[in-house]
Molecule: small-subunit ribosomal RNA
Organism: uncultured prokaryote
RNA sequence: AGAGUUUGAUCCUGGCUCAGAACGAACGCUGGCGGCGUGCCUCUUACAUGCAAGUCGUACGGGGAUUGCGGAGCUUGCUCUGCAAUUCUAGUGGCGGACGGGUGAGUAACGCGUAGGUAACCUACCUUUUGGUUGGGGAUAACCCCGGGAAACUGGGACUAAUACCGAAUACUGUUGCGCGGUCUUCGGACUGCGCAAAGAAAGGCGGCCUCUGCUUGCAAGCUGCCGCCGAUAGACGGACCUGCGUCCUAUUAGCUUGUUGGUGAGGUAACGGCUCACCAAGGCGACGAUGGGUAGCCGGCCUGAGAGGGUGUCCGGCCACACUGGGUCUGAGUUACGGCCCAGACUCCUACGGGAGGCAGCAGUCGAGAAUAUUGGGCAAUGGGCGCAAGCCUGACCCAGCGACGCCGCGUGAGCGAUGAAGGCCUUUGGGUCGUAAAGCUCUGUUGUAGAGGAAGAAUAGCAUGGGAACGAAUAGCUUCUGUGCCUGACGGUACUCUAUAAGAAAGCCCCGGCUAACUCCGUGCCAGCAGCCGCGGUAAUACGGAGGGUGCAAGCGUUGUUCGGAUUCACUGGGUAUAAAGGGUGCGUAGGCGGUCGGACAAGUCGGGUGUGAAAUCCUCCGGCUCAACCGGAGAACUGCGCUCGAAACUGUCUGACUUGGGUACGGUAGAGGCAAGUGGAAUUCCCAGUGUAGCGGUGAAAUGCGUUGAUAUUGGGAAGAACAUCUGUGGCGAAGGCGGCUUUCUGGCCUGCUACUGACACUGAGAUACGAAAGCCAGGGGAGCAAAGGGGAUUAGAUACCCCCGUAGUCCUGGCUGUAAACGAUGUGCACUAGGUGCGGGAGGUAUUGACCCCUUCGGUGCCGUCGCUAACGCAGUAAGUACCCCGCCUGGGGAGUACGGCCGCAAGGCUGAAACUCAAAGGAAUUGACGGGGGCCCGCACAAGCGGUGGAGCAUGUGGUUUAAUUCGACGCAACGCGAAGAACCUUACCUGGGUUUGAAUUGCGAUGGACCGCUCCAGAGAUGGAGUUUCCCUUCGGGGCUGUCGUGAAGGUGCUGCAUGGCUGUCGUCAGCUCGUGUCGUGAGAUGUUGGGUUAAGUCCCGCAACGAGCGCAACCCCUACCCUUAGUUGCCAGCGGUUCGGCCGGGAACUCUAGGGGGACUGCCGGUGAUAAACCGGAGGAAGGUGGGGAUGACGUCAAGUCAUCAUGGCCUCUAUGUCCAGGGCUACACACGUGCUACAAUGGGCGAUACAAAGGGUUGCGAUACCGCGAGGUGGAGCCAAUCCCAAAAAGUCGUCCUCAGUUCGGAUUGCAGUCUGCAACUCGACUGCAUGAAGGUGGAAUCGCUAGUAAUCGCGGAUCAGCAUGCCGCGGUGAAUACGUUCCCGGGCCUUGUACACACCGCCCGUCACAUCACGAAAGUUCGCUGCUCUUGAAGUCGCCCAGCUAACCGCAAGGAGGCAGGCGCCGACAGAGUGGCGGGCGAUUGGGGUGAAGUCGUAACAAGGUAGCUG
Repeated sequence: AGAGUUUGAUCCUGGCUCAGAACGAACGCUGGCGGCGUGCCUCUUACAUGCAAGUCGUACGGGGAUUGCGGAGCUUGCUCUGCAAUUCUAGUGGCGGACGGGUGAGUAACGCGUAGGUAACCUACCUUUUGGUUGGGGAUAACCCCGGGAAACUGGGACUAAUACCGAAUACUGUUGCGCGGUCUUCGGACUGCGCAAAGAAAGGCGGCCUCUGCUUGCAAGCUGCCGCCGAUAGACGGACCUGCGUCCUAUUAGCUUGUUGGUGAGGUAACGGCUCACCAAGGCGACGAUGGGUAGCCGGCCUGAGAGGGUGUCCGGCCACACUGGGUCUGAGUUACGGCCCAGACUCCUACGGGAGGCAGCAGUCGAGAAUAUUGGGCAAUGGGCGCAAGCCUGACCCAGCGACGCCGCGUGAGCGAUGAAGGCCUUUGGGUCGUAAAGCUCUGUUGUAGAGGAAGAAUAGCAUGGGAACGAAUAGCUUCUGUGCCUGACGGUACUCUAUAAGAAAGCCCCGGCUAACUCCGUGCCAGCAGCCGCGGUAAUACGGAGGGUGCAAGCGUUGUUCGGAUUCACUGGGUAUAAAGGGUGCGUAGGCGGUCGGACAAGUCGGGUGUGAAAUCCUCCGGCUCAACCGGAGAACUGCGCUCGAAACUGUCUGACUUGGGUACGGUAGAGGCAAGUGGAAUUCCCAGUGUAGCGGUGAAAUGCGUUGAUAUUGGGAAGAACAUCUGUGGCGAAGGCGGCUUUCUGGCCUGCUACUGACACUGAGAUACGAAAGCCAGGGGAGCAAAGGGGAUUAGAUACCCCCGUAGUCCUGGCUGUAAACGAUGUGCACUAGGUGCGGGAGGUAUUGACCCCUUCGGUGCCGUCGCUAACGCAGUAAGUACCCCGCCUGGGGAGUACGGCCGCAAGGCUGAAACUCAAAGGAAUUGACGGGGGCCCGCACAAGCGGUGGAGCAUGUGGUUUAAUUCGACGCAACGCGAAGAACCUUACCUGGGUUUGAAUUGCGAUGGACCGCUCCAGAGAUGGAGUUUCCCUUCGGGGCUGUCGUGAAGGUGCUGCAUGGCUGUCGUCAGCUCGUGUCGUGAGAUGUUGGGUUAAGUCCCGCAACGAGCGCAACCCCUACCCUUAGUUGCCAGCGGUUCGGCCGGGAACUCUAGGGGGACUGCCGGUGAUAAACCGGAGGAAGGUGGGGAUGACGUCAAGUCAUCAUGGCCUCUAUGUCCAGGGCUACACACGUGCUACAAUGGGCGAUACAAAGGGUUGCGAUACCGCGAGGUGGAGCCAAUCCCAAAAAGUCGUCCUCAGUUCGGAUUGCAGUCUGCAACUCGACUGCAUGAAGGUGGAAUCGCUAGUAAUCGCGGAUCAGCAUGCCGCGGUGAAUACGUUCCCGGGCCUUGUACACACCGCCCGUCACAUCACGAAAGUUCGCUGCUCUUGAAGUCGCCCAGCUAACCGCAAGGAGGCAGGCGCCGACAGAGUGGCGGGCGAUUGGGGUGAAGUCGUAACAAGGUAGCUG
């Protein structure tokens, strides 16, 4: 510090997700040790049991126990009793139980934090200073007696003490009142001096002593010490109150408030105060968020983060609140009191049913709840606290121990050597690799563990003992204090630590290994089982599931889950945006607010600087130190970014003040304009009405029909009526804030612009709310209504057509008044101001030069467009009218869907508008641009693509292939073009893969090894369908003499498979397409995908060539090079040829010839080379000449990058899987030849351009020795007999046929056509039954030119005619070749199909066979409404009114004081009143649950209906 994920790819926007750190955690697997921390986050639910607050006998009376000394009684070891000492103590009394400990419910508050204030306060114990502590009184617990009660407890009587209680005295600097001053002051008062007056205190206990006095020898008074007590003073500590600032969410909570706000007076309090009360006034709070609702203890800190922030408040520390729930109170210095009291309530317990008791949110512990959180431990040794003079007692505070890997930190599970790289596992290309120096083995060490031994620090006070000093004191008593020495005190704990012994011995797991992200293979599984944080894996070769081997990471832990921060600059202060991604308010005016021109002066609020106080400690940081290190702990420093006070500065902001004119405004002179409102008015057109002319149609459409018209339409002429809108002018022209505004005239009226002067003097800008305006549609009321026209009706179209088209047509459109308040209200761009190259239009004003004048030209102000530099932008684009550079202000945005929906509120007559969520769901949704593909987009251009032609197919019969059906099997494959006379260039057996049956298992074939035998082969016979089995016969070669070859049998390793997967593959092939394309290097452009080149202008069959050009070159394709063919030359001349010569049996037959044809080698020839024209003078095209051939001459071979998971595992090869007495292999027979049908490809025909018969002419290219086979003979013929010749330019196949000549047939199911069938034959073959071909005779079917549709062909082509070949024993209408005869037509590119280039749109990219919308149906989820029902919170009005404070009353009771007494004062009880908790009644509000039914929404591989959108999406789309 980033990464993954939207796309075919790219950039951007944007969300989701991951890597990090952390935790009071939990869960899973695992677990050796120690240290330090930490541990009910949930039910502030309920609690058994024990403990957690007591202490003081030096405050008091009493009691008990023990001991000692006495006394008495006697039962002589017991009772009673006195004194003394020690000790225990219920009670009275004092102090403490307000601390310590727990918890976080409540609380949004002066509760907390911070800084201040109190001149408005209190403070026990402690300290300082000072003064005092006099003298009395009356009670009452305990105890005793008598009662009540089950208990808790309690009543009555009698006695008694105090540091308990109460008068009195005295008293200050205290308090109060009055009087007179001083200082300060915030003018309220505070402090202080003096004087007078009034009221107001106290308690004693313990020890010592005899100096003074008394009695007397030791005491008392007294003195003295200590501890107390009282008044005052100051302090400290602790608290109380007040104030500034800060402190969560919600406006779908906007108004709240009657003790409310203030005053006066009184009460109350420690104290100010409506704190309370009476009266008076009517205030107070609130958009800077009152009130209400929700949530929450706050902070130091902690976690995270670079920081700013965000989250959090467990442990430790500070504050607050609470103590079963609610209310209240006493005591007290302090409580409205966790282990006090009273009342009410709920709950639990005891009960004799009358009544009582209780409060773990103290420490342990229990139940419950929960994913989850510990021992009913030890000790007061230390620290701290309470009491006490002290000893000491108490202390679940605390210190320790226990449990939990809950966290942090540390240590260990060994170290070294060790290669036959062991065994074994796993993988393997079978060679090997890897686990792996890992192990074994050898040599060591000893942390931890175990055993043993030693063994701390934490402890020093106090106290006691003993020295020394000091204060008080009469004192060498005493006491207090300081100091030295000694003694005593340890829960942890025989712990830490150290040593010895022991033995590698007892100690490693968990997650992960597709990318992010570090780590890869095998097997299993087969969209199953499963995984998954995101993207996504799994449908037979899964590095993603499960296992294994190996590896990576971390390690006594590792993962998972949850939560927080981070990454996320994804709420943006630091540090974001808003034309198109989410986002500018529809527009103005203007309130609050924010912000604000120039020059001075003052102030010092902001700001800046210095100083100072505070910012508790702990924490964090730095340094140093202590535990062996670390965690942890200690010390010092720094820091605590804050707030207060104070001094200073004065630039900026602010405030006050003075001035200015440039911002703004005003006056004056002009101009332009569909600016607004109202009234009036004009013509054209439409429709209607009347009349005339006139006749059969009009109208409408793609075509029609509905409709209108003989009752006279349409058309046309004249007249009239009515309403609405204003053609031309009209213009990226004008005006307006926007919406919007268009005939003409007039009234009224707003704003802009410009010119020249003058005035004002910052008056400005923006603008939350508020308010006004606001197209169309819509609503209300009243008018109006020509045309148009939702709805509606009809006609068409269509599968349907509730649409598009047509004919009608009502609201509405128009006017007046009112409402609505929305639009894609758009420049999808808020307003204002300033600055920042230019160029060029348009419209308004002014000026200048020139001119007689205008125009032109120049300058300038303001407006409106276009292009463009810088700059900006993701790009597109914007660019002085900014989307640039800055400032001010406002609105708005924060992933998509749900949803602008629901609920609530406000507005509206309604429609609806404004405001505006959540659950749930997705891993995207989106913007711009790129490359493709596509379009019922465009342009250009090709092709037998159409058109123009010729001939076919589709109809018939047959052949053949396919589908289907059938079958035991009808083997398999091929399926649009590009499967279907295809694989198959030839299924009777074989082939053959299929079926039935019969055999066989190292096998039919190949091969290694071992063992063993021998020839094998062949032939004969028997059984059998055969395979096979049996029997018989026959019998080997080479040799170095070891053996080898060949072969049989047995065993073994290997086989075999036309079994599966062409979607695991190689190879080969088809296809687009012989289409003109497909790419690369460098450069350039672009953030990038990519572009450029390859586009453009011409041209071509062609990316062919030329020109231009940020491109320049190159490659694969095109073309050419190759073959055949057309012309010529040359070479050669047999088997081919024969012009001339000779011979001839008349046949190139022979001699001969080498000319010609031909053959087959080599060359030439054609290149737009030449001429003319066109064209850019180019390329090229057109025409011409010459030429056998002319513009690639004709044909072939040749197939770019790629596409179709195209075809083939059955040619072959091959991975994987499957099979192994069968899915292998052998054999016989059958099947592949089936047949209601359907399709493809063909053949033959339907006839006279023909058919039959006869005669007769002319090819090319091939084949031939298991072969072609002549002449001849036989047969009607197929063919047979026979065998010449030929291994071929020699012989044979071989007859070419159409053609030509002649003749018959005369338009008919025929002398057309030949299917079918019968009979008889031929040939091949082991064998023609299933199932061959051919021949002869006989038979003579359909068919008379073929519907929709569809195919081929552009010249030696189509058509037509025959010939040959491969395969092959035989079998050809198929296939591959060959030649003969030999046409027609092409205007042209609108249309169909296919293709190429450019361009455009796109929501497509599996690419239009694409994408995608809505209803319905089903399943499921969450939500809304809903009669109601239920729960909680709460307002108001009232009822009741506990405890209790306060007030009043007080007839009962009553010790202290007063009084001689009576009585009084005071107190207690009691009563009443105010307030008042719980409870209750009524009526509202808010929130939640459930709810028949209902509404839409989300989600869900293969449901239904349509086709809305994306292309002009087939009616452009979208918005209200």